A computed fold for a 114-nucleotide RNA from a Steroidobacteraceae bacterium, annotated as SAM riboswitch aptamer (S box leader).
Its Rfam family is "SAM riboswitch aptamer (S box leader)". About the family: The SAM riboswitch is found upstream of a number of genes which code for proteins involved in methionine or cysteine biosynthesis in Gram-positive bacteria. Gene Ontology term of the family: regulation of gene expression.
The organism belongs to Steroidobacteraceae, within Bacteria.

[in-house]
RNA sequence: UACUCAUCGAGACCGGCUGAGGGAUAAGGCCCUUAGACGCCGGGGCAACCGCCAGGCUUAACCGACCUGGAAAGGUGCCAACUCCUGCGACACGCGAGUGUCGACAGAUGAGCG
Repeated sequence: UACUCAUCGAGACCGGCUGAGGGAUAAGGCCCUUAGACGCCGGGGCAACCGCCAGGCUUAACCGACCUGGAAAGGUGCCAACUCCUGCGACACGCGAGUGUCGACAGAUGAGCG
């Protein structure tokens, strides 16, 4: 970094350094921010994708896949707001401005594979 699959309305602080922007993308909103945001560092925490333990299913048996539960050593991840909202499509409602639901595209994270 390409591709494949899964998840994304829950959850999570304190201090130090720095100093002007930040919230992915064109755009429109809205929000955070010198009462110091974003970022980096130290400590802490949240969660449960890989991995660990146990049981189930299956089998002659084992392994594996799948399901359930547990713990959180290890590998990651995360700790403002629904992926902050919209933005593209379909359907429904509305006289209309619009509103709602579902989906797609894209993004983030994990695992696999190249």